Description:
Bacterial RNase P class A from a Gemmatimonadota bacterium, 382 nucleotides, folded computationally. The coordinates come from a structure-prediction model, not an experiment, and the mean pLDDT is 76. It matches the Rfam family "Bacterial RNase P class A". By type it is a ribozyme. Rfam links the family to the GO terms ribonuclease P activity, dimeric ribonuclease P complex and tRNA processing. The model forms 95% of the base pairs in the Rfam consensus. It was read from a public genome assembly, where an Rfam model found it.

[in-house]
RNA sequence: UCCCUCGGCCGGACGGUCGCGACGCAGUGGCUGGAUUUCUGCUUCGAGGAAAGUCCGGGCUCCAUGGACAGGCUGCCAGGUAACGCCUGGGCACCGUUAGCUCGGUGACGGAUAGUGCCACAGAAAACAGACCGCCCUCGCGAAAGCGUGGGUAAGGGUGAAAAGGUGGGGUAAGAGCCCACCGCGUUCGUGGCGACACGGACGGCACGGCAAACCCCAGCUGGAGCAAGGCCGAAUAGGCGGCGAGAAGCAGUCCUCUUCGACAGAGACGCCGCGGGUAGGCCGCUAGAGAAUGCGGGCGAUCGCAUUCCGAGAGAAAUGACCGUCCGAAGUUUUUGCAAGAAAGCUUCGACAGAACCCGGCUUACAGGCCGAGGGAAUCC
Numbered sequence: 001u002c003c004c005u006c007g008g009c010c011g012g013a014c015g016g017u018c019g020c021g022a023c024g025c026a027g028u029g030g031c032u033g034g035a036u037u038u039c040u041g042c043u044u045c046g047a048g049g050a051a052a053g054u055c056c057g058g059g060c061u062c063c064a065u066g067g068a069c070a071g072g073c074u075g076c077c078a079g080g081u082a083a084c085g086c087c088u089g090g091g092c093a094c095c096g097u098u099a100g101c102u103c104g105g106u107g108a109c110g111g112a113u114a115g116u117g118c119c120a121c122a123g124a125a126a127a128c129a130g131a132c133c134g135c136c137c138u139c140g141c142g143a144a145a146g147c148g149u150g151g152g153u154a155a156g157g158g159u160g161a162a163a164a165g166g167u168g169g170g171g172u173a174a175g176a177g178c179c180c181a182c183c184g185c186g187u188u189c190g191u192g193g194c195g196a197c198a199c200g201g202a203c204g205g206c207a208c209g210g211c212a213a214a215c216c217c218c219a220g221c222u223g224g225a226g227c228a229a230g231g232c233c234g235a236a237u238a239g240g241c242g243g244c245g246a247g248a249a250g251c252a253g254u255c256c257u258c259u260u261c262g263a264c265a266g267a268g269a270c271g272c273c274g275c276g277g278g279u280a281g282g283c284c285g286c287u288a289g290a291g292a293a294u295g296c297g298g299g300c301g302a303u304c305g306c307a308u309u310c311c312g313a314g315a316g317a318a319a320u321g322a323c324c325g326u327c328c329g330a331a332g333u334u335u336u337u338g339c340a341a342g343a344a345a346g347c348u349u350c351g352a353c354a355g356a357a358c359c360c361g362g363c364u365u366a367c368a369g370g371c372c373g374a375g376g377g378a379a380u381c382c
Stems, first nucleotide, its partner, number of pairs: 001378010012327007020046003024042004029037001048353001052364002055362005060226004071222005076090005091109001092107005110217002115215002117211003132157002134153004139148003165183006184206001185204008230284004240275006253264003291310008328351010
């Protein structure tokens, strides 16, 4: 200097003009009516590292709440945290890398001696093991090759994801943990470690195949719904209840009367007032918090403690954009210069992914370009 891997950070800068939204202030308009609202001006402020997916965990709110079971989720160990399925450190297994040490990545990683169940295809046989080929012994036939009968054998071949410990030696008719050594496995003891686990000794001839992302068992956690949670206020119109007025015509009742007319009190309708419920809508919840930055300290680390400083959307199906100038970065191209690598100048294009909707901690996914750090490798120089 270049390349690879991992981790962290930034994610265009400054200025101007216009536009959009919000708080406040001043003015102004409109409606039958009402919280409210229209318009104008001024000041201040106005998205993210993921605001996204809505996958996990919480705060907050309301409802429910006798206990247990069922159901759901999690699952090596220790720690962090408000909590987690997240994070950190460690153990074990597998993969990559290296001559090796190392380094890096991945992980449904509790239990298969509690029980039940399953193990496709192929194969003779798939868990009470199993003779298809082969090997060995015996008997019969045969001149022989060989064919057949009865038996032994899991060393060899073949099938399969998996064939009932592996390798080597002894042994045998051929074989076989039948015997022995090492390895594996099991039981047990000791040492180290908080622990997962690791190391070592003794004993056992092997008894115990795999699957729990099959049921299941064990341990831990777990009430439900969600800001459209929830609380408060609340018109006009229509309808409900009550009071007052009015009671003309018509209606039904009583009285007078032969009847009508008439008189009385009344229901409904009408007018006014009041009450209560609901609707449209409004206000609160609502953003200063498990908050951020810096410094110091504890810790390998996640992270924790202390001190100082800082914080300025929070509306409603929802505003934060456009243009211009200068600069920055990238790509292309032209010219000049240079032996070359390259340098300078001009022009053009581009600057990603993506938009807060109660809040917070994670995970996952998307992302032009750039910066920093750690580890590894290659080349050159000293």